Notes: The RNA shown here (transfer RNA) has 74 nucleotides and comes from Roseovarius sp. Its Rfam family is "tRNA". It is annotated as a transfer RNA. Rfam's curators write: Transfer RNA (tRNA) molecules are approximately 80 nucleotides in length. Gene Ontology term of the family: triplet codon-amino acid adaptor activity. The source organism's lineage runs through Bacteria, Pseudomonadati, Pseudomonadota, Rhodobacterales and Roseovarius. The prediction has a mean pLDDT of 80.
RNA sequence: AUCAAUGUAGCUCAUCCAGGUAGAGCACUCGACCAAUAAUCGGGGUGUAGCAGGUUCGAAUCCUGCCAUUGUCA
Numbered sequence: 001a002u003c004a005a006u007g008u009a010g011c012u013c014a015u016c017c018a019g020g021u022a023g024a025g026c027a028c029u030c031g032a033c034c035a036a037u038a039a040u041c042g043g044g045g046u047g048u049a050g051c052a053g054g055u056u057c058g059a060a061u062c063c064u065g066c067c068a069u070u071g072u073c074a
Base pairs, nucleotide, nucleotide: 003071004070005069006068007067010026011025012024013023020057028044029043030042031041032040050066051065052064053063054062
């Protein structure tokens, strides 16, 4: 260089195909409980979805380019 996949919260991943308020678990944090700790219970999402552009009334979602990572072939 070729082809393909992936990129969303601190981490692991949904949502995408079929456009309409961005979510789950873990972690973190605050509080309750306890003599104290753990466990348990309650509250809190901290992200403009890798970057840029296009289409659209409206884009995480559709299209294009670029970047990064992984794999394939030589």